A computed fold for a 1490-nucleotide RNA from a soil metagenome, annotated as small-subunit ribosomal RNA. Its mean pLDDT, the model's own confidence on a scale to 100, is 80.
RNA sequence: UUCCAGCUGAUCCUGCUGGGGAGCACUGCUAUCGAAUUUCGAUUUAGCCAUGCAAGUCUGAAAGGUGCAACCAUGAGUGCCUUUGGCGAACGGCUCAGUAACACGUAGUUAAUCUACCUUACAGAGGAGUUAAUCCUGGGAAACUGGGGCUAAAGCUCCAUAGGUAAUUGGUACUGGAAUGUUCUUUUACUGAAAUAAACUGCUUUCAUGUUAGUAGUUUGCUGUAAGAUGAGACUGCGGCGGAUUAGGUUGUUGGCGGGGUAAAGGCCCACCAAGCCAAAGAUCCGUGCGGGCCCUGAAAGGGGGAGCCCGGAGAAGGGAACUGAGAUAAGAUCCCUAGCCCUACGGGGUGCAGCAGGCGCGAAACCUUUACAAUGCACGAAAGUGUGAUAGGGGGAAUUCGAGUGCCAGCUUUGCUGGCUUUUCUAAAGCCCGAAACAGCUUUAGGAAUAAAUGGAGGGCAAGAUGCGUGCCAGCCGCCGCGGUAAUACGUACUCCAUGAGUGGUGUUCACUUAUAUUGGGCCUAAAGCGUUCGUAGCCCGUUUAAAAAGUCUUUUGUGAAAUCAAUUGGCUUAACUAAUUGAAUUGCAAAAGAUACUGUUGAACUCGAGACCGGAAGACGUGAAGGGAAUUUCUGAGGUAGGAGUGAAAUCUUGUGAUCUCAGAAGGACCACCAGUAGCGAAGGCGCUUCACGAGAACGGGUCUGACGGUGAGGAACGAAAGCUGGGGGAGCAACCCGGAUUAGAUACCCGGUUAGUCCCAGCCGUAAACGAUGUGGACUAGGUGUCCUAGCAGCUACAUGCUGCGGGGGCGCCGAAGCGAAGGCGUUAAGUCUACCGCCUGGGAAGUACACUCGCAAGAGUGAAACUUAAUGGAAUUGGCGGGGGCGCACUACAAGGGGUGGAGGCUGCGGUUUAAUUGGAUACAACGCCAGACAACUCACCAGGGGCGACAGCGAAAUGAUGGUCAGACUGAAGGUCUUACCUGAUAUGCUGAGAGGUGUUGUAUGGUCAUCGUCAGCUCGUACUAUGAAGCGUCCUGUUAACUCAGGCAACGGGCGAGACCCCUACCAUUAGUUGCAAUUUCUUUCUACGGAAAGGGAGCACUCUAAUGGAACUGCAGAGGUAACUUUGAGGAAGGAGGGGGCGACGGUAGAUCUGUAUGGCCCGAAUCUCCUGGGCUACACGCGGCCUACAAUGGUUAAGACAAUGGGCUCCUACUCCGAAAGGAUCAGGUAAUCUCCUAAACUUAGCCUUAGUUCGGAUCGAGGGUUGGAACUCACCCUCGUGAACGAUUGGAAUCCCUAGUAAUCGUGUGUCACUAUCGCACGGUGAAUAAGUCCCUGCGCCUUGCACACACCGCCCAUCAAGCCAGUUGAGUGAAGUAUUGAUGAGCCUCAUUCGUAAGAGUGGGUCGAUUCUGUGCUUUGCGAGACGGGCUAAGUUGUAACAAGGUGUCCGUAGGGGAACCUGCGGACGGAUCACCUCC
Repeated sequence: UUCCAGCUGAUCCUGCUGGGGAGCACUGCUAUCGAAUUUCGAUUUAGCCAUGCAAGUCUGAAAGGUGCAACCAUGAGUGCCUUUGGCGAACGGCUCAGUAACACGUAGUUAAUCUACCUUACAGAGGAGUUAAUCCUGGGAAACUGGGGCUAAAGCUCCAUAGGUAAUUGGUACUGGAAUGUUCUUUUACUGAAAUAAACUGCUUUCAUGUUAGUAGUUUGCUGUAAGAUGAGACUGCGGCGGAUUAGGUUGUUGGCGGGGUAAAGGCCCACCAAGCCAAAGAUCCGUGCGGGCCCUGAAAGGGGGAGCCCGGAGAAGGGAACUGAGAUAAGAUCCCUAGCCCUACGGGGUGCAGCAGGCGCGAAACCUUUACAAUGCACGAAAGUGUGAUAGGGGGAAUUCGAGUGCCAGCUUUGCUGGCUUUUCUAAAGCCCGAAACAGCUUUAGGAAUAAAUGGAGGGCAAGAUGCGUGCCAGCCGCCGCGGUAAUACGUACUCCAUGAGUGGUGUUCACUUAUAUUGGGCCUAAAGCGUUCGUAGCCCGUUUAAAAAGUCUUUUGUGAAAUCAAUUGGCUUAACUAAUUGAAUUGCAAAAGAUACUGUUGAACUCGAGACCGGAAGACGUGAAGGGAAUUUCUGAGGUAGGAGUGAAAUCUUGUGAUCUCAGAAGGACCACCAGUAGCGAAGGCGCUUCACGAGAACGGGUCUGACGGUGAGGAACGAAAGCUGGGGGAGCAACCCGGAUUAGAUACCCGGUUAGUCCCAGCCGUAAACGAUGUGGACUAGGUGUCCUAGCAGCUACAUGCUGCGGGGGCGCCGAAGCGAAGGCGUUAAGUCUACCGCCUGGGAAGUACACUCGCAAGAGUGAAACUUAAUGGAAUUGGCGGGGGCGCACUACAAGGGGUGGAGGCUGCGGUUUAAUUGGAUACAACGCCAGACAACUCACCAGGGGCGACAGCGAAAUGAUGGUCAGACUGAAGGUCUUACCUGAUAUGCUGAGAGGUGUUGUAUGGUCAUCGUCAGCUCGUACUAUGAAGCGUCCUGUUAACUCAGGCAACGGGCGAGACCCCUACCAUUAGUUGCAAUUUCUUUCUACGGAAAGGGAGCACUCUAAUGGAACUGCAGAGGUAACUUUGAGGAAGGAGGGGGCGACGGUAGAUCUGUAUGGCCCGAAUCUCCUGGGCUACACGCGGCCUACAAUGGUUAAGACAAUGGGCUCCUACUCCGAAAGGAUCAGGUAAUCUCCUAAACUUAGCCUUAGUUCGGAUCGAGGGUUGGAACUCACCCUCGUGAACGAUUGGAAUCCCUAGUAAUCGUGUGUCACUAUCGCACGGUGAAUAAGUCCCUGCGCCUUGCACACACCGCCCAUCAAGCCAGUUGAGUGAAGUAUUGAUGAGCCUCAUUCGUAAGAGUGGGUCGAUUCUGUGCUUUGCGAGACGGGCUAAGUUGUAACAAGGUGUCCGUAGGGGAACCUGCGGACGGAUCACCUCC
């Protein structure tokens, strides 16, 4: 020593993005006080500067002028100014432009050097000359400057001496690692010091003071020499940035010899000679950048920074140059050039804040034109002292750090107020003290809670609201995820709360988090990542033994590594920050000395196990070259032969009567090499397959003869390197990019078909890439096994005795399965992806992009190397659960098929929907699962729609009203009508109206806010839990497999064992029986009465009766129970009995859930809206429209029929505003009348198909009945729009069998057919729901179509295939590349220019110096050229981003032609096709292995 959020439906991993920490700068809001600080124009403009100040001092160096005071005078005192002179001005202060360098750091060298002031020692100081100021006189606007005359010095010059330098003669000592050093000496040449000055004191001289002169002393100066100290110069080793899309650089360059120059070595400079020198351990070039101590961060290693303080360097507007001096190439000095600014009398001059303040500009960004030399320093001076924007103080700044406070207690009517207490700060005052002066500080007194709280946040990460209102994908928020589309905990606001707190947020940047560039400390099969393969140079690494030496390494010691910084202790500020002292640590380093010798390196000697050589016999699609052979295709020739052939899903193009295809024989030519053939063999990889020969190479095994570490890896480099492609020359049978036709298609630049060119083949030369893959670099060592196969030698056995077979254990290859271990998992596992080791290569979010530019290679195609801007929160790997598949397997279903029956689709009509129309044609329902549905009845009502007309606001507040609110009404007018309004006039007597709020009501809106209900998947067999187990986990297992079932029904197996919701069981009806009950039902038997009689009896009624039917309650009965067969079982099948047999038949009952399915117009209900109209009432209309399209039905097309007549048999139901018998009237619908019935009683109520008989005889009919006309009836207030019924008349479509594509229902009392009842209902049924009558055909199977369930597989889907997603085109925005050109900067260079320095010659001068001419170097300016960088730029290009644009559908499933890689051609686009390759391909089959 830290984690959290973000890819997913969920998971693990890879990987990045964001949050939270610390530092620095700026900034928003806010702010009571104090202290300290290495804090404050560093970041951008080393941009420009007004004004003031920042370097002077010395009268004890000298001259002159002048002021003041005093004295009798000569003279003397004390100041100031000018000039000469000395010292200083080279320090201090500022800044960081340049500089990648001996600039810095560190350690050294100087035998290659200088050093003013200071210290020590020794020696010394003789003589002569000259000028400025002042004075006079000129020029000029000014700056400044000319001429004449005087004078001094410690100023300057000359002479002399000491001395110095060089050469030369001879010599002896010293230092040292090393003499080229020092030293003594002879001779010669050249050169060549000084200030004896100043002050003071004493003495002598002149009568005294004083002066002058001399002398002695002290102090300070001067000169020379030798040392020291200090400072400086020069040189060297080592150390510290990026870029190779910078690989070669260099000509004074590298060295030498001889000179010049400097304080000093040296190409520092010059002449000559040689051709060197630097560089892959990165030269040169480009970019960036003052370096260090240190600072920030971090656990550390590191990473980042270099402003302040210290050390060093560099610079002074840009560039250059010298002078003076001990020291400068000096900038508050000079000269020149450039750019800028200022003054000017236009002639000429002046200027440099990167010193302190201050100003402008620039910017996000940075203070006062302050005080003092009191302290600390510095300069000068003998000193006093003077100067000092260095420095010390103060002022300002939310720069940083540290410290204090914004209160405490009590009470009450407790969001607050009142009372008391206290005082950091505040106000008023006094005193003390510090200090140059102040500020400040300390003490005391008085006053009074007063004078003092903000900022950011509250969806998650992340502490704190499931609060209100506003807004409505708008406005806005958001670091990231994400919020906002009418109920926002996420915007804005209010309240509340949270965090920090005189601060708190934001932006930028650095470190950390980040093991996320990994030395410590990562990876590369599939996530990014192993070079296509091998050889090999440098480099790195290397077996065993021994000796030497001591480079690395280790130990000890010495020197150094400035201070500050850091730590500890003690002390000083009230504390702290801060600071002082002491001690220590650290500076991880460098240098030197002494030692140690294990390891590494070096040198020598040896060894054999690594490596190699040699010998032996075997194996092999190893390579190159040559020769030979073979089946087949094609073409040609000949013969035979006749109508097609070929091709496909189906076709066509094509070919064929000029004879094809086909058969036979022959020939030509090119390419290829079946079977054998195998996870087999060989090769470094690419790759290699008929046979034989020649040449060449490698590996394995065996032998153990030889060499003796000869080895491993391998940056650069070299060689090889499929296919395609390129160049030249051949060749060309088949195949076949392109191309041409034919199909397919909406299109088809494709898939399919017919042709066909490059190419494929050979030779020579290029190219150098592939999914060049085991997606796995090479070498070595170690770590369980099992099994197969190939090669090999050995042993044993056998035989067909061979190059044989079998077995065993050994070596080497090639496979499979697996322990440990590893891994995110899939998986790998002695052929490692395990454990170690050596070396190389490569990776660091996705995209842009393997692109652009640049360079190298290439004939080209292109290859290699290889970015950035910009954009983005993901991209990705493995596995999981679902869903899906034009994947597979199993099972199932009349809303599947098959086998059948009957329909629909054609006609007319009814009805619903769409559309259209309309004032309105109200609204909803829209695949299955809307459409005779809501609606189970639209003339009004219904009613929601349209036209017209009327009515209505509880309650509260304000205003009005007894001077009359309001209501009613005759008549008239308006009006469809109406005291509705108006005219007019009476009655009534307290509330009405207006406004503002607020309501009632709403079939207004939202079924995507809801409840409830329903539909559907689906009566499908599924759905799920507990415990255990497996997996890092999501999850799995159970629920799987085998069999069985209608069924997750049951059985057997099994890491599972059990439970639940479903299925089943259950309930109702029905089929059989029994018991009970017997009216309104029944009625066998019996009895009585009446009537009739064919005398047998029959009918009606009353009574007894409950046997039967029936009614309606309770029970029974069926359970694979029994028998046979099959099966382990479950169960299946056959049979018996039985009313019924394997769920007996029918129904009710609908799991977890899905469809945001339907319904706010059944009701309920949140939100929103209308509110005098979207409320409510009335009249009328509409929902009933009608070129048309669709659904569901009815009736038909006829003879299995129609019609007429006669005859037979039901069940369920309904009934009081109701059903209505019987009777009568009417042709009928119906009417009149009135019994009975609240119902097993009465009634609706005649069933019809059917049977019998007659007619019709295949026709638009005696089929069919639409339409229309006429006349009636019923309901109702009303029948025109718009009801039903009856009668008569009319008689459409529709047919020779029955309806195209298509489609619906149905498996037995079913379909079909026939009628009946009922619901709704005033009336109205071709509708719905029930009822019974007659009553079949076919199957008993399958998964082909449509779907469903389970298992499995693939997936880039998860809103889940109605998914996802690619490219062109079109639009907008953004950055980039290129670009005809056109500017700028830097750098190098040609020619010209040329301040100045140096130098040569010469003239004048005693000298200093001045002038003239020549030469070298040379800033600058002009000009030309090259290179690099950069600005603008019409146009062009690709890229990125952007809710709903266009064209297609390339990919993901076998994605509908498997995908992808390389290459080539083609095409609107994704793409297509050829050749070779990969599996990162589904499915099925076969082989081999396990």